[in-house]
Predicted 3D model of a 365-nucleotide RNA (Bacterial RNase P class A) from a Candidatus Zixiibacteriota bacterium. Rfam family: Bacterial RNase P class A. By type it is a ribozyme.
RNA sequence: AAAGCAGGAGGAGCAGUCGCGCAUUAAAUGAAAGUUUGAUGUGAGGAAAGUCCGAGCUCCAAAGAAUUACGGUGCCCGGUAACACCGGGGCGGAGAAAUCCGACGGAUUAGUGCCACAGAAAAUAUACCGCUCGCCUUGGCGAGUAAGGGUGAAAACGUGGUGUAAGAGACUACGAGCAGCAGUAGUAAUACUGUUGUUGGUAAACCCCGCCGGGAGCAAGACCAAAUAGGGGAAGAAGGAGUUGAUUCGCUCCGUUUGAUUCCCGGGUAGGUCGCAUGAGCACUCAGGUAACUGUGUGCCUAGAUAAAUGACUGUUGUUCGCCUCGGCGAAAUACAGAACUCGGCUUAUACUCCUGCAUUUUUC
Numbered sequence: 001a002a003a004g005c006a007g008g009a010g011g012a013g014c015a016g017u018c019g020c021g022c023a024u025u026a027a028a029u030g031a032a033a034g035u036u037u038g039a040u041g042u043g044a045g046g047a048a049a050g051u052c053c054g055a056g057c058u059c060c061a062a063a064g065a066a067u068u069a070c071g072g073u074g075c076c077c078g079g080u081a082a083c084a085c086c087g088g089g090g091c092g093g094a095g096a097a098a099u100c101c102g103a104c105g106g107a108u109u110a111g112u113g114c115c116a117c118a119g120a121a122a123a124u125a126u127a128c129c130g131c132u133c134g135c136c137u138u139g140g141c142g143a144g145u146a147a148g149g150g151u152g153a154a155a156a157c158g159u160g161g162u163g164u165a166a167g168a169g170a171c172u173a174c175g176a177g178c179a180g181c182a183g184u185a186g187u188a189a190u191a192c193u194g195u196u197g198u199u200g201g202u203a204a205a206c207c208c209c210g211c212c213g214g215g216a217g218c219a220a221g222a223c224c225a226a227a228u229a230g231g232g233g234a235a236g237a238a239g240g241a242g243u244u245g246a247u248u249c250g251c252u253c254c255g256u257u258u259g260a261u262u263c264c265c266g267g268g269u270a271g272g273u274c275g276c277a278u279g280a281g282c283a284c285u286c287a288g289g290u291a292a293c294u295g296u297g298u299g300c301c302u303a304g305a306u307a308a309a310u311g312a313c314u315g316u317u318g319u320u321c322g323c324c325u326c327g328g329c330g331a332a333a334u335a336c337a338g339a340a341c342u343c344g345g346c347u348u349a350u351a352c353u354c355c356u357g358c359a360u361u362u363u364u365c
Stems, first nucleotide, its partner, number of pairs: 001361002004358007012317007020043010045336001049347002052345005057217004070213005075089005090104001091102004105208002111206002113202003128149002130145007157175006176199010221274004231265005239254005281300004286295003318334002320331005
C1' cells in the first nucleotide's frame, strides 16, 4: 500500500427571529381553585423502535407443598437480581488466516412413525443392466449374486487379501464412525490411549430424560370528587291543577303509606392528585479477575407530557458528492428515527466521519 476481519466513538456547530412543555420565581386578576404576562433554569435516543426474552412494582388467585396436563428450555464452567443474555472453554461446520456460524441431551439398549422425486431397492431388504451357473436353443426361462453400471440429499462402513461357479464382514489385515468399560490430562464439557461390542438418516416427528414456569398488566393500582339522574334516611302541609273573576279572595279536585320543599348519607361518572423520576443510576480513580463482571473512594442529579412539549424559518460555518484553472464554484446531499411506569438484554433500521487491534499478500528500509 492493497484487499479483509473484529471492536469502539460521534452522528452537525454558531447567531438571529417566531413558538412550545416542565420547574422555580415576580406581577396582575380572582372568594378560592386557577388563569394571564414576564424573568431564570431545563427539555429525546443509540437505537427512545419491534414488544421478542428476563426482572422490579401493582392487583387478582392460592394454607403450604407436590403431582398430572400444557408450555418453555437443553455441551461445560463462570458472570448476573434474573434471562433464551454476556464472558471463557469444548465439539461440529465455513474460511488461506484474522475470524464467523451452531435449540449443540437421547436414534446403541423404552417404543412408534417418517425418508418427496428418481431409483431394482429408502431398511425383517431388494435383482433394472451387468456377472455366474443350469435348461432349452441363439434369446429367452429358472436359480445365485450388491463386487461393477445407473438413481438419489442419503445405498447396508472403506481398501487390500482369503474365499467362490460368480460373489458377499462370510472370513482376515489395516483403517473410519459410534457406544460401553479401564487408564491418563482437565473443576467440567471433552481429548488421547487400550480393550470389547457395533455399523443408513431423522427428535425445530411423536416420544424419553434433566431443569424452569400461577394469571393479568401503569388503561396496574391508590386517593379526592362536580353538575344531572337514580338509591337510603330525617323533617314536613307547606303545595299543585281547574273554575269564577280585575290580583287579593271564594269554590271543586289532587296531595298525608302514593310527599311540594329543605337537609343529611352513600355508590358510580366527568374531572383532578398520586403512582412518576435517588435508581440492580451516571462519570472518574484505584484494586481483584484472561474476560464477562465485582468491590473501594470521590463527584454528580440528567425530560416527565396526557391528545401529548422537545419545533419552524433565515444567515453562516462544517461534512459529503460533482466539476475544474487546486482553491474556487455548484447541490432540494447531510441518515435511521423519536420518550409515555422503570430497569437488564436481544433483534431490526442508520447518510457520513473518526479511532484502535488482528490476519494475509506485495514493496522499501